Predicted 3D model of a 73-nucleotide RNA (transfer RNA) from a Patescibacteria group bacterium.
It matches the Rfam family "tRNA". From the family's description: Transfer RNA (tRNA) molecules are approximately 80 nucleotides in length.
The prediction has a mean pLDDT of 82.
[in-house]
RNA sequence: GCUCCGGUAGCUCAGUUGGAAGAGCAAGACCCUUCUAAGGUCGAGGUCACAGGUUCGACUCCUGUCCGGAGCA
Numbered sequence: 001g002c003u004c005c006g007g008u009a010g011c012u013c014a015g016u017u018g019g020a021a022g023a024g025c026a027a028g029a030c031c032c033u034u035c036u037a038a039g040g041u042c043g044a045g046g047u048c049a050c051a052g053g054u055u056c057g058a059c060u061c062c063u064g065u066c067c068g069g070a071g072c073a
Stems, first nucleotide, its partner, number of pairs: 001072007010025004019056001028042004049065005
């Protein structure tokens, strides 16, 4: 330098023919318990890496940039 894969909640990851975002763990509040742990309930937490384009509508499609990984040279 070229090709491919990935970037989504604090962490690990789903999100499949474009209709507007979810799970588990962690953290928080409450219940239970003499207290802690364990258990149960609840609610919150997101510029979907960044910018532009297409579209009535984009995490999803197109282009460019950045970051990480693999392969080739």